[in-house]
RNA sequence: CGUAAGGCCUUGAGGCAAAAGUCAGCUUACGAAUCGUGUCAGGUCCGGAAGGAAGCAGCACUAAGUAUCCUUGAUUUUGUGCCUCUUGUUUUUUAUAA
Numbered sequence: 001c002g003u004a005a006g007g008c009c010u011u012g013a014g015g016c017a018a019a020a021g022u023c024a025g026c027u028u029a030c031g032a033a034u035c036g037u038g039u040c041a042g043g044u045c046c047g048g049a050a051g052g053a054a055g056c057a058g059c060a061c062u063a064a065g066u067a068u069c070c071u072u073g074a075u076u077u078u079g080u081g082c083c084u085c086u087u088g089u090u091u092u093u094u095a096u097a098a
Base pairs, nucleotide, nucleotide: 002094004092005091006090007089008088012085013084014083015082016081017080018078019077020076021075022074023073024072025070028067029066030065036061037060038059039058044053045052046051
């Protein structure tokens, strides 16, 4: 220095996972004095009357949004783990040379 088989809290990468977040999707709840919808007590207006009209509060449904559930995807970080290759080093084996 080479062959074969190994080790190492070694160097540089690639990949997969894990943890902690973010975004999107889904479930549920809350959620509009007025600038949403519907129904509109009371009262108001029109009418000789019958009956109409507009419509406050309330109620219901929902919007923006907030929280939450579920799992999927994407993405970020890592003083987490594993695998593969590589750098370095080392052990044994074997051939050659000194």